Model confidence (mean pLDDT): 82 of 100. Predicted 3D model of a 72-nucleotide RNA (transfer RNA) from a Bacilli bacterium. Rfam family: tRNA. The family's RNA type in Rfam is transfer RNA.
RNA sequence: CCUCCGCUAGCUCAGUGGUAGAGCACUUGACUUUUAAUCAAGGGGUCGAGAGUUCGAGCCUCUCGCGGGGGA
Numbered sequence: 001c002c003u004c005c006g007c008u009a010g011c012u013c014a015g016u017g018g019u020a021g022a023g024c025a026c027u028u029g030a031c032u033u034u035u036a037a038u039c040a041a042g043g044g045g046u047c048g049a050g051a052g053u054u055c056g057a058g059c060c061u062c063u064c065g066c067g068g069g070g071g072a
Base pairs, nucleotide, nucleotide: 001071002070003069004068005067006066007065010024011023012022013021018055026042027041028040029039030038048064049063050062051061052060
């Protein structure tokens, strides 16, 4: 320098252009002599940044940032 992949909740990751989700973690309650386990409920998101396309973008296009793979 060229090329490809990834970036979504505290962590690990889903998400086919039409209301952003799961598991774990966290909080509260139930149960229990207590803890753990189990059950129920709840909080938590500028979807890396900006722009474009579209009636509508986490998803498509472009630029940039960060991380990683390959090539020269």